[in-house]
């Protein structure tokens, strides 16, 4: 000391979340030991049972019970025992009774209480105190009584009643009486006060008790300590203002009462106070400290165990006795509830220690002992003691200790795991071998806790004290400890392993079942889920779970923030508060400083001791940061005094202004109205309607009339506090600024509450209405149009009064003072008489240094540096909403939560995409032109449907004449059917066996099976070789996954981009570069330039065409030369040409003109075959589309193995209602047809191509030459001439379908292509839309190839022949590049995203009601009980019955408040892969958006 999560990526900002320690804990799994410490947090719920406060016989009557003793009787015998009975308080003692102390201590609870209850410090001249201690004085004399026992009554009992008799350290009377109490009188003295009050003094009042062992315990008065205790004050003690007023004994005063004593504590009377924004009352929680836990600290949270202190004791009152109680184990009453009863009437009160129930996740034994400590009672032995001490249970916690050590490799075996003959791990682990023995187990010994009481003994002096010695006594426990044997023996789990956060595989499963604290994992390769191996992390525990503190500076005193993230009030004035200029005296409240008291103890800290160590436990110091009192200091604050002029304010002078408020004036537009002129149309939109108009609009011309607003001047311009304010003028009014420095002397800043002002809309009440226009209508637009457009239009818009009081009331930026670089504009004053500007004060702009800021920015008008004072924020969503309260005539406002729910919401930037933003550019992109598709027949692919099958794949562009460059069978992978299982092919290995093979016959659909005629080779003689059978290892899969891949390959795009080092810039994602001007087909180049430079793309290189040149010449070629031919390079020769193929040349804007800085552009320029990249290919940057192929081929994983492998036969892919692509043929006359006749290029060719000849009408068919090709094969077709057709479903058109051959092939039904006859269909140019192409191109024409037996080829791939038309230009439409520019997109617009409905769930307001609580109030009743009052009764008396009175707890009724449950019904709100309606918002979101 941090980390994870909002994004593509970034910085802030913000929440949520871990990581830590801790607990009176729970719960899940495990579990050896002791020592210490703690254990119903919930029902203050109810309790069986038994126990928890009794002692004193040295206060007294006695004498049931026990014991002893005396007497007396019997019985038994040992004749003096022994046992039974009677009597007998004589003795020990002692139930019950009387009396004394105690019982108010200890022990438990935490309901109640927000309090002088605690805490802390002070204070009683206003008080009390049994026991105990010192001091003085005393304890004389009578006396009447009552419990008990005894009779006796009532009663089920609890009890109780009467009647005799009795005692006392009970109770009464008298006496004494110094101090005591109460008063008078006087008054030293005190802290000088209403006052208090010694010594004197006078008068009244009032004591006692005995007891026994005989020297001790006791009593009685008063004085003094002590110890406990009572009351007062000061501070300090939760939350709520959505609780703002409370209070009548209240507030005070005087007199009384009354108490230990003050006091409204209580009464009578007189006054009207008191308390409260510094939080009164109220309402809800709460037992307070000492402390404990978190924490660097400051805080924050808790108050269990232990200490103190309060309060309570079923649940309310109440008083008695007492020194002390309004009393846990005590009375009276009243109320619940439980038990007893004979029904009359009675008992009880575990929050005492055990212990039961209930309740709860959840908290122990109905145990021993008074040995020690400590209490009560006693003279004392002693008795009581669930206080205590000690054992029992329970990992609930904290420190210890153990579960072995050491040695051991072929790294056994198992188990995982892989790249698997093998190799890591588990792992020196283990087995094994040696050693210890803590713990265990068994045996023996065996503690300290004990001090000494009562008693004696002795020694000191001061005769009741202190010291010394002797002296019974141990619950725990035979516990701790100690010593012996004995054996590695008895003893390890739990969570984890994506990140945070240490620790990785395998295998299953397959958004399934499961995990999760957060982010998130799971849809066929999961380090995330379950198991497993193995690893981490703690370890007798270890995880979960709750809760409190940290982390969180995330409430911020220490130690935040408010321009955009939440967040500055809408503005002033101004109360209270807070804060305040400068000299001097003074005091000394704040505030420094020494002292002194006090802050218990225990904990915590440091140091030391004691259990073996630690944990415990003990001494000792320090601390306790506070209060309190005393004695200094006097800087600063702060009071009081007395000065200053700066700050502030006042006069005086001068200026400024769309500053107010009132009242007059004024023109231009608008509408209106009345008259004229005038004729059909006006208006209005993208385009129309609707509306107005011949009854005369519009539109012009004059008069008149309303109401409204003020046009140009106008502006980054003036004013005002804000809201706001503009035509002139006047009047009031106010403010602001400069000036000079006469006057006042801190008067001064902020500003909660409070008051005022406050845009538009709105509201009332009169007014008043020209335009303008919510609402409303109509008329468009549209799928709809409750809108956007257009045509009317009413509140309103204006006045005047008076309400409301909000805005994105903005600068998103609270008021005041100070201080901090420059530059550049305005407005108003000064300087000054100025239009010139150096300054200078005020204001309003700009752009910057320094600093700040996340960042964009701000930047002397701060958002920088400081200082005062207000306000206001603390994650989104719910929500500015609910409930209450205030205001308001209403709308409506102000204050203003919360269940619930979300892991993000949010800020500025940053790269992309994208926009029905912008701007520059190019593309057969449009357009401008040719030919086409869509219509109709076929052909071919595709859906779709059909089917046993119709095998798979391709599916927007970029699938669809596409994988296929050749499905009849093969192919073929699909169907059916018939077979085989080492298998249809191939390798090793071992066996057996043989050549291999096979002609031919037979069953069979074949596959296949059966017979078989013929029939081996090499040797080193061991066997190879090759082959068949069986077994076994490897097979065999067009099964699945193109979303695991690899490779190929579309496409965008042949578009011109995609990056990279180094510099620098930025906190940063990034950005510069690559952007900017000009330029190119081009990031092609040139110039500027924090950038230099470089790499993949472009271009060039490379084929190929277009021109020449060289060198070569055969199967091309023939110009001279020579032959031959009916003709023909046909031959002899030639290298000249063409041509063939190899090398070179040429084209660079090189040259001229213009334009340009260049770069380059322009040009019917020159030259040249070719001109500005001559044309055509090859060649495809980073990357996108999880694009496309697991069926070309490879390959992971997964699936099948007598099948999803393989053979074989037939069938399918060729199906057909339809519906899309791609094409052929046409529809004719730029044509058909029949004849004739002309010119190529490429490229094949031997199971081939085939001259020629023959036959056929022809396909072919039989002969048959020549070519392995610059040699044969070989023949173009449109063109060209001649004829015919003459505009029609035809001499166009050729589908279909019938007949009848031909060839290929085992085979041509399903399913082949040609020929020939013959039939002769649809179709006269094709909707809406649409594709192609820019020169040798569309167009059109034929020709050749590959595949291939043959051919469904009309496809593809290529040859060459004829050969246009047109481009103005770039506004639109498609697609793309660059810059910009908004963005709530990033899966990137096919995005993102709102509201309603509608279906679940969840909480939540409202609400007729019902129903509950606590608290007060009135009114009645009214127990116990204290006082008061009477009291004729009793009593000698003190006194008491009795009656009466006030109170009062409780009950009853009443009307409200407040506070909860609930509830038909409703109201929104939240959450929820794939519902409905629609498009509101993000882009100029297609009507900018918001308030």
């Nucleotide at each position: 000391a941090g980390a994870g999560u909002u994004u593509g990526a970034u910085c802030c900002u913000g929440g949520c979340u871990c990581a830590g320690g801790a607990u009176g804990a729970a719960c899940g799994c495990u579990a050896g030991c002791g020592g210490c410490a703690g254990g119903c947090u919930u029902a203050a719920c109810a309790c069986a049972u038994g126990c928890a406060a009794g002692u004193c016989g040295a206060g007294g009557g006695g004498c049931a019970g026990c014991g002893a003793g005396a007497a007396g009787a019997a019985a038994g015998c040992u004749u003096g025992c022994u046992u039974u009975c009677u009597u007998u308080g004589u003795c020990g003692g002692c139930g019950a009774c009387c009396g004394g102390c105690g019982c108010a201590c200890g022990g438990g609870u935490g309901a109640g209480u927000a309090a002088c209850g605690c805490g802390u410090a002070u204070c009683c001249a206003a008080c009390c105190u049994u026991c105990c201690c010192c001091u003085u004085a005393g304890u004389a004399g009578g006396g009447c009584a009552u419990a008990g026992c005894c009779c006796g009554g009532c009663g089920a009992a609890a009890g109780u009643c009467g009647g005799a008799u009795u005692a006392a350290u009970a109770c009464c009377c008298u006496a004494u009486g110094u101090u005591c109490u109460u008063c008078g009188u006087a008054g030293a003295g005190g802290a000088c006060a209403u006052c208090u009050g010694a010594a004197a003094u006078g008068a009244a009042g009032c004591a006692a008790a005995g007891a026994c062992u005989u020297g001790u315990c006791g009593c009685u008065a008063a004085g003094g300590g002590a110890u406990g205790g009572g009351g007062a004050u000061g501070c300090g003690u939760c939350u709520g203002a959505u609780u703002a007023g409370g209070u009548a004994g209240u507030c005070g005063g005087c007199g009384g009462g009354g108490u230990a004593a003050c006091g409204g504590c209580c009464c009578a009377c007189c006054g009207a106070g008191c308390c409260u924004g510094c939080g009164a009352u109220c309402a809800g929680u709460a037992g307070g400290g000492g402390u404990u836990c978190u924490g660097a600290g400051a805080g924050g949270a808790a108050g269990g165990u232990c200490c103190c202190c309060c309060a309570c004791a079923u649940u309310g009152g109440a008083a008695c006795u007492g020194a002390g109680a309004c009393a846990c184990g005590g009375u009276c009453c009243a109320a619940a509830c439980u038990c007893c009863u004979a029904c009359g009437g009675g008992a009880g009160g575990c929050a005492g220690c055990a212990g039961u129930g209930a309740g709860g996740a959840a908290u122990a034994u109905u145990g021993g002992u008074c040995a020690a400590u400590g209490g009560g009672c006693g003279c004392g032995a002693g008795c009581c003691u669930g206080a205590a001490c000690c054992a029992g249970c329970c990992a609930a916690g904290u420190a210890g200790c153990g579960u072995g050590c050491a040695g051991g490799a072929u790294g056994a075996c198992g188990g995982c795991c892989c790249u698997a003959u093998g190799g890591g791990u588990u792992g020196u682990a283990a087995a094994c071998u040696u050693c210890u023995u803590u713990u265990g187990u068994g045996a023996c010994a065996g503690a300290g806790c004990a001090a000494u009481a009562a008693g004696g003994u002795c020694u000191a002096c001061g005769u009741g004290u202190a010291g010394a010695c002797c002296g019974a006594u141990g619950a725990g426990a035979g516990u701790a400890u100690g010593c012996c044997a004995c054996g590695a023996a008895u003893a390890a789990g739990c969570a984890u392993c994506g990140g945070c956060u240490a620790a990785c595989u395998c295998c299953g499963u397959g958004c399934c079942a499961g995990c999760a604290g957060c982010c998130g994992c799971g849809g066929u390769a999961a380090u995330a889920c379950g198991g497993a191996g193995g690893a981490u992390g703690c370890a007798a525990g270890c995880g979960u779970u709750a809760u409190c503190c940290g982390g969180a500076u995330u409430u911020a005193u220490u130690g935040g923030g408010u321009u955009u993230a939440a967040a500055g009030g809408g503005u002033g004035c101004g109360u209270a508060g807070g804060c305040g200029g400068u000299g001097c005296u003074a005091c000394a409240a704040g505030u420094c400083a020494g002292c002194g008291g006090u802050g218990a103890a225990a904990g915590a800290c440091c140091g030391g001791g004691g259990c073996c160590c630690a944990a415990c436990c003990u001494c000792g110091g320090a601390a306790g940061u506070g209060c309190c009192g005393u004695u200094g200091a006097u800087a600063c604050u702060g009071u009081a005094g007395u000065g200053c002029u700066g700050g502030a304010g006042u006069a005086c002078c001068c200026a400024u202004g769309c500053c107010g408020u009132g009242g007059g004036a004024g023109g231009a537009a608008u509408g209106a109205g009345u008259g004229g002129u005038g004729u059909a149309g006006c208006g209005g939109u993208g385009a129309a309607a609707u509306g107005c108009a011949u009854a005369g609009a519009u539109a012009u011309c004059a008069c008149u009339c309303a109401g409204a607003a003020c046009a140009c001047c106008g502006a980054u311009u003036g004013c005002g506090a804000a809201g706001g304010c503009a035509u002139c003028u006047c009047a009031c009014g106010a403010a602001u600024g400069g000036g000079g420095g006469a006057c006042u002397g801190a008067c001064g800043c902020u500003g909660a509450g409070g008051c005022a002002c406050g845009a538009a809309a709105g509201c009332g009440u009169g007014g008043g209405g020209a335009u303008c226009a919510a609402a409303c209508a109509g008329g468009a637009u549209u799928a709809g149009a409750u809108a956007c457009c257009c045509u009317g239009g009413u509140a309103g818009u204006c006045c005047a009064c008076g309400c409301a009081g909000u805005a994105a009331a903005c600068g998103a930026u609270g008021a005041u003072g100070a201080c901090u670089a420059a530059c550049u504009g305005u407005c108003g004053g000064c300087g000054a008489u100025a239009u010139a500007c150096a300054g200078u004060c005020g204001g309003u702009g700009g752009c910057c240094a320094a600093g700040c800021g996340a960042a964009a920015g701000c930047g002397a008008u701060a958002a920088g540096u400081c200082a005062u004072c207000c306000a206001c924020c603390u994650g989104g969503g719910g929500a500015g909403u609910a409930c209450g309260a205030c205001c308001g005539c209403a709308a409506g406002g102000u204050u203003g939560a919360a269940a619930c729910u979300c892991a993000a919401a949010g800020g500025a930037a940053u790269u992309g995409a994208c926009g029905g933003g912008g701007g520059c550019c190019c593309g057969c992109a449009c357009a401008a032109g040719c030919g086409g598709a869509g219509g109709a027949a076929c052909a071919u692919g595709u859906g779709g449907u059909u089917u046993a099958a119709u095998u798979c794949g391709a599916u927007g562009a970029u699938a669809c004449g596409c994988g296929a460059g050749g499905a009849a069978c093969c192919u073929u992978a699909c169907c059916c059917g018939g077979g085989c299982u080492c298998g249809a092919a191939c390798g090793g290995u071992g066996c057996a066996g043989g050549a291999a093979g096979g002609a031919a016959c037979a069953a069979g659909a074949g596959a296949u099976u059966g017979u078989g005629a013929c029939g081996c080779c090499c040797u080193u003689c061991g066997g190879g070789g090759c082959c068949u059978g069986c077994a076994u290892c490897g097979a065999g899969g067009u099964g699945c996954u193109g979303c695991a891949u690899g490779g190929u390959u579309g496409u965008c795009g042949u578009c011109a981009g995609c990056u990279c080092g180094u510099g620098u810039c930025g906190u940063g994602a990034g950005a510069u570069g690559u952007u900017g001007g000009c330029u190119c087909a081009a990031g092609u180049g040139c110039c500027a330039u924090a950038a230099c430079g470089a790499g993949c793309g472009c271009a060039a290189c490379c084929c190929u065409u277009g021109c020449c040149g060289u060198c070569a010449g055969u199967u091309a070629c023939c110009a001279g030369c020579a032959a031959g031919u009916c003709a023909u390079g046909u031959u002899g020769g030639g290298g000249a040409c063409u041509c063939u193929g190899a090398c070179g040349g040429g084209a660079c804007u090189g040259c001229c003109a213009c334009c340009g800085c260049a770069a380059g552009g322009u040009g019917a320029g020159a030259g040249g075959a070719g001109g500005g990249a001559g044309g055509g290919g090859a060649u495809g940057a980073c990357g996108u589309c999880a694009a496309a192929u697991c069926a070309g081929c490879a390959c992971g994983g997964c699936c099948c193995u007598u099948a999803c492998g393989u053979c074989c036969g037939g069938g399918g892919c060729g199906a057909c209602a339809c519906a899309c692509g791609u094409g052929u043929u046409a529809c004719a006359a730029u044509g058909g047809u029949a004849g004739a006749u002309a010119c190529a290029g490429a490229g094949g060719g031997a199971a081939g191509c085939c001259a020629c000849c023959c036959g056929g009408u022809g396909a072919c068919g039989g002969g048959g030459a020549g070519c392995a090709a610059a040699u044969c094969c070989a023949a173009a077709a449109a063109g060209u001439c001649u004829a015919c057709c003459u505009c029609a479903g035809u001499u166009c058109g050729g589908a279909c379908u019938g007949g009848a051959g031909u060839c290929u092939g085992c085979a041509a039904c399903u399913c082949g292509a040609c020929u020939c006859c013959a039939c002769g269909a649809a179709g006269c140019u094709g909707g809406a839309u649409u594709c192609g192409c820019u020169a040798g191109u569309a167009a059109u024409c034929g020709c050749g190839c590959a595949u291939c037996a043959g051919c469904c080829a009309u496809g593809g791939c290529g040859c060459g022949g004829u050969g246009a038309a047109u481009a103005c230009g770039u506004u639109c439409c498609c697609g793309g590049g660059c810059c910009u520019u908004g963005u709530a997109c990033a899966c990137a617009c096919c995005g993102c995203c709102c509201g309603u409905c509608a279906a679940g769930c969840c909480a939540u307001g409202a609400a007729a009601g019902c129903u509950g609580g606590g608290g007060g109030u009135g009114c009645u009743u009214g127990a116990a009980g204290u006082c008061c009052g009477u009291g004729a009764c009793c009593g000698a008396a003190a006194g008491g019955a009795g009656c009466g009175g006030c109170c009062u707890a409780g009950g009853g009724c009443a009307a409200a408040a407040c506070u909860g449950g609930u509830a038909a019904u409703u109201g929104g709100g939240g959450c929820u892969a794939a519902g409905u309606c629609g498009u509101a918002a993000c882009a100029a979101g297609g009507u900018a958006g918001c308030c």

Predicted 3D model of a 1491-nucleotide RNA (small-subunit ribosomal RNA) from an uncultured bacterium. The RNAcentral record of the sequence draws on ENA and SILVA.